A computed fold for a 72-nucleotide RNA from a Candidatus Omnitrophota bacterium, annotated as transfer RNA. Rfam family: tRNA. Rfam links the family to the GO term triplet codon-amino acid adaptor activity. The RNAcentral record of the sequence draws on ENA.
C1' cells in the first nucleotide's frame, strides 16, 4: 500500500434505536475543626477538526489528522 479499533472535563472513562452530555478521581469555594488531614455540600469546566444529512448529531455519511493492532 490494505482493513479493524480508538480520540468526550484537568485524568480514567461511560452513554448506540438521533431528542441534546454524565460518573469517578482532581481544581475552587463553603460547612465542620485551634489547625492541618479527612468527611460533607456546591459551582465550574468538555465532544479530534471540517463538510453534509435532518426540525435536531457525541451518535449517522464523507474527507483529513493523530494513536493503537493485524495483513502485504
Nucleotide at each position: 500500500g490494505g482493513g479493524c479499533c480508538g480520540a468526550u472535563a484537568g485524568c480514567u472513562c461511560a452513554g448506540u434505536g438521533g431528542g441534546a452530555a454524565g460518573a469517578g478521581c482532581a481544581c475552587c469555594a463553603g460547612a465542620c475543626u485551634u489547625u492541618u488531614a479527612a468527611u460533607c455540600u456546591g459551582u465550574g469546566g468538555a465532544g479530534c477538526a471540517g463538510a453534509g444529512u435532518u426540525c435536531g448529531a457525541a451518535u449517522c455519511u464523507c474527507u483529513g489528522u493523530c494513536g493503537g493492532c493485524c495483513c502485504a